Molecule: transfer RNA
Organism: Chloroflexota bacterium
RNA sequence: GUGGGAUUAGCUCAAUGGUAGAGCACCGCACUGUGGAUGCGGUGGUUGUGGGUUCAAAACCCAUAUCCCACC
Numbered sequence: 001g002u003g004g005g006a007u008u009a010g011c012u013c014a015a016u017g018g019u020a021g022a023g024c025a026c027c028g029c030a031c032u033g034u035g036g037a038u039g040c041g042g043u044g045g046u047u048g049u050g051g052g053u054u055c056a057a058a059a060c061c062c063a064u065a066u067c068c069c070a071c072c
Stems, first nucleotide, its partner, number of pairs: 001071007010024004018055001026042005048064005
């Protein structure tokens, strides 16, 4: 340099163009002599960034940043 992949909650990952979710973590309550475990509930998101298409984009298109793979 060329081609491809990944980027979404603190972490690991989901999500047919139509309400952004799960597990763990965190907070509260129950339980317990205390803690842990367990149960119930809750908080937490500019979907890497900037544009475009669309009634509607995490998902499609373009550019760009970081990381990874292959080729050169």